This is a predicted complex of two RNAs, RNase P RNA and transfer RNA, with 421 nucleotides together.
It holds a member of the Rfam family "Bacterial RNase P class A". About the family: Ribonuclease P (RNase P) is a ubiquitous endoribonuclease, found in archaea, bacteria and eukarya as well as chloroplasts and mitochondria.
The coordinates come from a structure-prediction model, not an experiment, and the mean pLDDT is 79.
């Protein structure tokens, strides 16, 4: 200098003028004065937990999800390390149970698409039939690969090598690896087909719930045992509970509500994820509605000219019970580690 | 906020197990009649919302976005 991989962060800033919500204190009252006042994704609502309620959830079918391994966590489909496989010259980065349990699919095309099978060839044969799975041709996929040997022509029929299987011994927590030692090879593929194996999973959401306050026909009729999710068991509850048809309230009120797996900074353990100890701090809690508008000035980007200035622009998007991923969307910048390629010393 | 459905010719909707997507209406175009309907017959009909994947092959079967519709108060 160029190319490129991984990761991490910021996402305008100062001043003024007017405004909006919320919470404290003042003030009889209008008001006034102070604190705070959107995000890395608040989004989608795809996972996972914590919170309420129902047995603080119990058996069992069914059913839905993970899926190399080990750890990490509350939890996880997340993330860390690590093994195999495959792509890359390399940083890297993408994949991951089981097909010798069963049941099934595999269109056109090909002789055949899987207890095999002879269309072309090749061989033996007058023929008729027969051997052949090596070659050809089809297809996404054709019954281990190359190689000699052998044979009428072949062909694990037989040999080395590589591939597989199976099995002992050694390393590892283990995934898995190296070593020997058998077996001529059975076991195409598809499990994001059903299924089989291991492991998790109890439903239903803050409009969960809980309290308090009006208001009245706290009614009628029908069903049925009700809480409970498909279902059956078990448990709890005894007048509830579902539907329908009038009826009243009136889109009431407070509380769940946000100090928490927080947030920042230090020390130490760990390779990492994470984890402990510490010191500080307190940061939105609506009615679905607030969280902003102008003026200056600077940044940054576009375009244009007479190089200084003019003129537009300044991403995505917007909290609603939280908290941990995960995936989408982002204008523009920055920061680190690393690869590989050409220069000069 | 929370749940839960759907997205296939122009329009209404089939397409259960993966094999190359139909139906009715409706458009075109011809016959039929003096013309118009009716009624016959011929045609076109589509990125199956988008995009990735699994697969030899994807409307189908698995993620990921996009859009559109419905539902929920209280005495109870």
């Nucleotide at each position: 200098g160029g190319a490129g991989u991984g990761g991490g962060c910021c996402g305008g800033a100062c001043g003024g003028u007017c405004g909006c919500c919320u919470c404290g204190c003042c003030g009889c009252g209008a008001g006034g004065c102070g604190g705070g006042g959107a995000g890395g994704a608040a989004a989608g609502u795809c996972c996972g937990g914590g919170c309420u309620c129902c047995a603080c959830a119990g058996g069992g079918c069914a059913g839905g999800a993970u899926g190399g391994c080990c750890g990490c966590u509350a939890a996880c489909g997340g993330c860390g390390g690590c093994g195999c496989g495959g792509a890359g010259c390399g940083a890297u980065c993408c994949g991951c149970g089981g097909a010798a349990a069963g049941u099934g699919g595999c269109a056109c095309a090909g002789a055949a698409a899987a207890c095999a099978a002879a269309c072309c060839g090749c061989c033996c044969g007058c023929a008729a039939g027969g051997g052949u799975a090596a070659g050809g041709g089809u297809g996404a996929a054709a019954c281990g690969g190359c190689g000699g040997g052998g044979u009428a022509a072949g062909a694990g029929c037989c040999c080395a090598c590589c591939g597989g299987c199976g099995u002992g011994c050694g390393a590892g927590u283990g995934a898995u690896c190296g070593c020997g030692c058998g077996c001529g090879c059975a076991u195409g593929u598809c499990a994001a087909a059903c299924c089989c194996c291991a492991u998790c999973c109890g439903g239903a959401g803050c409009a969960a719930g809980a309290c308090c306050a009006a208001a009245u026909a706290g009614g009628a009729g029908g069903g049925u045992g009700a809480g409970u999710g498909g279902c059956c068991c078990g448990c709890u509850c005894a007048a509830a509970c579902c539907c329908u048809c009038g009826g009243g309230u009136a889109u009431g009120g407070u509380c769940g509500c946000u100090a928490g797996a927080g947030c920042c900074g230090g020390c130490g353990g760990g390779u990492a994820a994470c984890c402990g100890c510490u010191g500080g701090u307190c940061c939105a809690g609506a009615g679905g509605a607030a969280u902003g508008a102008c003026c200056g000035c600077c940044g940054c980007c576009c375009g244009c000219c007479u190089c200084g200035g003019c003129g537009g622009g300044u991403a995505c998007a917007g909290a609603a019970c939280c908290c941990g991923g995960c995936u989408u969307a982002c204008a523009g910048g920055c920061c680190c580690a690393c690869u590989c390629c050409g220069g000069c010393u | 906020u929370c749940c839960c459905c759907g997205g296939u010719a122009g329009c209404u909707c089939a397409g259960u197990c993966g094999g190359u997507a139909g139906a009715g209406c409706g458009g075109a175009c011809g016959g039929c009649u003096g013309u118009u309907a009716a009624c016959c017959g011929u045609c076109a009909u589509g990125u199956c919302g988008c995009u990735g994947g699994u697969u030899c092959g994807a409307a189908u079967c698995c993620g990921g976005c996009c859009c559109g519709g419905g539902g929920a108060g209280c005495c109870a």